[in-house]
Context: one part of a larger RNA
RNA sequence: UCCAAUUGAGGGAAUUCGGCAAAUUAGCCCCGUGCCUUCGGUAUAAGGGGUCCCUGCGUAUGUAUCUGUAUAGGUGCGUUCGCAGGGCGCAGUGACUAAGACGGUCCGACUGUUUAACAAAAACUUAACUUCCUGCUAGCCUGUAAAGGUGCGUACAGGAGGUGACGUCUGCCCAGUGCCAGUACUUUAAACUUGGUUUCAACUGAGCUAAGAGCUGGUAAACGGCGGGGGUAACUAUAACUCUCUUAAGGUAACGAAAUGCCUUGCCGUUUGAAUGACGGCCUGCAUGAAUGACGUAACGAGAUCGUCACUGUCCCCAGUUGGAAUCCACCGAAUACUCCAUUCCGGUGCAAAGGCCGGAGAUCUCCAGUGGGAAGCGAAGACCCCGUGAAACUUUACUGUAGCUUGUUGUUGCGACGUGAGUUUUGUUGUGCAGCGUAAGUGGGAGUCGUUAUGUUACGGUCGCCAGGCCGUGAAUAGACACCAAUGAAACACCACUCUCCAGAAUUUACGUUGCUAACUCCCGAAAGGGAGGACAGCGAUAGGUAGACAGUUUGGCUGGGGUGGCACCCGGUUGAAAAGAUAUCAAUCGGGCCCAAAGGUUGGCUCAACUCGGUCAGAAAUCGAGUGUAGAGUGCAAGGGCAAAAGCCAGCCUGACUGGGUUUGGAAUGAAAACAAACUCAGAGACGAAAGUCAGGCCUAGCGAACCUCUAUGUCCUCAUUGCUGGGGGCUAGAGAUGACUGAAAAGUUACUCCGGGGAUAACAGAGUUGUCGCGCCCGAGAGCUCAUUUGGUCUUAGUUCAUUCUAAGACUUAGAGCAUAUCGACGGCGCGGCUUGCUACAUCGAUGUCGGCUCUUCCUAUCCUGGCCGUGCAGCAGCGGCCAAGGGUGGGGGUGUUCACCCAUCAAAAGGGAUCGUGAGCUGGGUUCAGAACGCUGUGAGGCAGUUUGUUUGAUAUCUACUGGAGAUGUUGAUGUCUGAAAGGAAGGAUCCUCUAGUACGAGAGGAACGAGGUGUUCGACGCCUCUGGUCUACCGGUUAUCUGACAAGGUAUGCCGGGCAGCUACGCGUUAAGGGAUAAGAGCUGAAAGCAUCUAAGCUCGAAACCCUCCUUGAAAAUAGACAUCUUAGGACUCCUGUAAAACACAGGUUUAAUGGGACUGGUGUGUAAGUACGAAGCUUCGGCGACGUAUUCAGCAUGCAGUUUCCAACCGUCCGUCAUCCAAAUUAA
Repeated sequence: UCCAAUUGAGGGAAUUCGGCAAAUUAGCCCCGUGCCUUCGGUAUAAGGGGUCCCUGCGUAUGUAUCUGUAUAGGUGCGUUCGCAGGGCGCAGUGACUAAGACGGUCCGACUGUUUAACAAAAACUUAACUUCCUGCUAGCCUGUAAAGGUGCGUACAGGAGGUGACGUCUGCCCAGUGCCAGUACUUUAAACUUGGUUUCAACUGAGCUAAGAGCUGGUAAACGGCGGGGGUAACUAUAACUCUCUUAAGGUAACGAAAUGCCUUGCCGUUUGAAUGACGGCCUGCAUGAAUGACGUAACGAGAUCGUCACUGUCCCCAGUUGGAAUCCACCGAAUACUCCAUUCCGGUGCAAAGGCCGGAGAUCUCCAGUGGGAAGCGAAGACCCCGUGAAACUUUACUGUAGCUUGUUGUUGCGACGUGAGUUUUGUUGUGCAGCGUAAGUGGGAGUCGUUAUGUUACGGUCGCCAGGCCGUGAAUAGACACCAAUGAAACACCACUCUCCAGAAUUUACGUUGCUAACUCCCGAAAGGGAGGACAGCGAUAGGUAGACAGUUUGGCUGGGGUGGCACCCGGUUGAAAAGAUAUCAAUCGGGCCCAAAGGUUGGCUCAACUCGGUCAGAAAUCGAGUGUAGAGUGCAAGGGCAAAAGCCAGCCUGACUGGGUUUGGAAUGAAAACAAACUCAGAGACGAAAGUCAGGCCUAGCGAACCUCUAUGUCCUCAUUGCUGGGGGCUAGAGAUGACUGAAAAGUUACUCCGGGGAUAACAGAGUUGUCGCGCCCGAGAGCUCAUUUGGUCUUAGUUCAUUCUAAGACUUAGAGCAUAUCGACGGCGCGGCUUGCUACAUCGAUGUCGGCUCUUCCUAUCCUGGCCGUGCAGCAGCGGCCAAGGGUGGGGGUGUUCACCCAUCAAAAGGGAUCGUGAGCUGGGUUCAGAACGCUGUGAGGCAGUUUGUUUGAUAUCUACUGGAGAUGUUGAUGUCUGAAAGGAAGGAUCCUCUAGUACGAGAGGAACGAGGUGUUCGACGCCUCUGGUCUACCGGUUAUCUGACAAGGUAUGCCGGGCAGCUACGCGUUAAGGGAUAAGAGCUGAAAGCAUCUAAGCUCGAAACCCUCCUUGAAAAUAGACAUCUUAGGACUCCUGUAAAACACAGGUUUAAUGGGACUGGUGUGUAAGUACGAAGCUUCGGCGACGUAUUCAGCAUGCAGUUUCCAACCGUCCGUCAUCCAAAUUAA
């Protein structure tokens, strides 16, 4: 010193983010118990009293036993409850055990659960409320399936979601997105039907058509959402009222600076001396708000927050004690990490933060205990940031897919009925222009055909109808009727055949709908046979459409004064930058392009513009006209630059050279190679214009653009493909079109704080470095503030006189103007410096890591001085101030709220100055803030998630190697030893400040007020050093009381330091003591003498003063001060170890002693502490079988016990010894080295 305990005067939360920690309280009995309340609670509320021992009596009762009374009584051993009396102590749950209490607010109703190892919570759960799905072969879930779970349950059930007890409630919106329902119509796959291609096939068009989508509705306790502007009331303010834009609807009730409010420490009140806190209100709600529930709410909570009482070492301010560790000795004795060398300090330098480099200073060597300033210390290829054509997880209306679900078709898959539709066959029927007897379908054959069932007539019925009639059926009567011919007409009828059209019927095939059946198939019963229910549905297989983050694979650009946001500097053009060849960067400056034009192109010919002057009807400055001047001051399709006058500008004629096919060069792209693209030149063809020379392959020039794959178009007696030919088709050759603007061209959205990997100081956040716009300080300039009123302008007021009059006059005051002063003081804009504290900029060092805000602790430095000291000026009478100069010795404090630094506030004070030291200081502490993982609110996002917004919670590693520092020792040197000194040098603040008294109610001042020099104070306070007589603390030396238990009881003890009361020595502060006064040289300043400069001048020579600063005086260290000192004594001394010790002490050292001795122990005496021992005797409330029992008291007894103190005393122990050293010279021996 640490860890674990323990005690503490006075104060009592002043500590701190925060009463963290500790202390207080505590069991049982009795009394008593507020607000609130869901009437259960709250509640052990709170707050009081009692609690031990002895004696006696009583209540109830167990058991054994006795009794002649027996539901009783007695006796023995027990248990329980109570009363009374007596007694002791500081204290009776005496130890142990064992809630601190109360009040306000937030959140969550509660008990419960959770991140094993950083989050226990407000999160999860919960009962309750509510929505949705589900009628059982259910729904949901698992599985490829078989099958299984829910469940052998059945809507009072199961599943999914939301809210979260209870109370009062739960508003408006269906436009969007979902979900549900419907759907005439539209769109729509395969299959099917059908058309085209000579046939077939592929292909392709059309038709039919399911779900889905469109469309129409519903639904918010589905996802979700719930406005703006202007005006208006008789003070003002506000707006019941009103106008307008607009929406799907425009936020209702309730609550509200809130776990939600930026501004913000909102405003008011309460709480406090002081409140960024808390509570109660207000409402201007950045950005509350109604089951993403709103607002209340008793009880509950290791939740968050504020206050009060009690209590305390949390603190003022620390002190003592105990145990353990550390330390020291003996024995045993690792591991991991680290590991260039190392005696540093200061300044400098250097990739800008050096023990190693440069310069200077310091520094003899070694060990021990400590402290943690440095080694940008060790630990971990930084987790923040950026980068990677890295990864993973998650999300979604990213891209592409897949399960699943759903719908159509088809197979398994059969038999019927009805209806509707289609096709085929068949039987009938129908067919009216005019004319014609007349209802003539068409063509062909044709001269007969039919017939008592004909035909006509008639009655009834049906059907068609052009309303003339036709056809059919039935009954009656009837024997001929029709055709040919004739007429009419385009066509001539009987009869037969074929065909068309309308309609009807039948048969058959097929589709759809409805419905029936049973035998596939399914379910149930049954051992099976079989029966029952369903039933061609479902299921299963195949195929096609829809849906589909449930799942999967991926993508999610670049530049960039970090990244993101922004922008495009990402393709192209002009000018400047660009430094007179060429080329040349920046998120440099300034402008443009992604077209346009069939004329705005070609050619030929002609003309001259803008502006101004003069003239001229309306006509003006400016219209059109004439004349003149007119190098371009105009125009050129569009930017700028360059260019252009019988033109490149303007006008007109004729045209299409804006054509086809080649080549070369230049730019693109200097100095490597290419593409698209652009331009220039040139050859050939066919042309235009011009008389011709000739010009023209777009536009005065420089911008106006796009690869491969794929698709389309055009051209051609072209090539090619399937046995041949043809048709059609496919492929190719050639030329165009369709676009990639991230523009030499992937098909592509987000989140990560749950994250990961590889890298980067190529690149951000902290700190450093550079710079200093900003910031701070200083100076210059100086608008103006400021001061005065002799004179003076205007105004107001008061007083006196006066006037009809507040009219006038005079005096005074204030104000205004004006004038004056200017070296008290202040001073805008602007300018110039200094500093390196603020904030920026840069990206130089650090990303194989330099721990990040604030506080605490502790040290040192600076001065631009807050106080204290010395001076100067003043718009300085004094007091008190204001401004400045010198000065860094010392001081600069305590509290409130806030994490705060800062700022604000309270009460003091001489003053409560400002800064630096890696925004000093985390191998020193803390961890409140920031900045991981949990959670909540507001806002935002479809979502995953996000927010320099808020809130709550959240692991701070380590045995110190070197250096440094604080201390303690040893060795060597200094040429023997011992002792006493000197003092180079170093350190110190050893004192600082204040108050009071006298001076003095004096100087000064009209007064009110009111100093100083100097002297004094057993004044105060802060600091320094020392001490323990006193006061106080401690005192696990000691004494006493007492609890539990053990030693059988007593006595005496053990254990829990058991607790409690005292307490010597020691150690201590809260206690006590000390803490002068001078000298020297100076600063600012004040002067003397005194020239330069006949004066003046503090200065130039010279001289005198002058401050807490400097140097001494004072204290401490200090011969290792290498210039290694001096003196004295001794001449062979001397020292160390061992031994007994303490005035000393971690070890070591130091000091004392060692028999010639009081050094330690013991004994005795004294003092001191405690408080009166044991034993004995007597007393004692009472009881008694009379034997005795009995807490306790009194006496013996200021006893007993203890004693780290003092003294006396040799009873015991300091004994016996060892080693080093001992100049020089001589002798001997041994050893070592050469």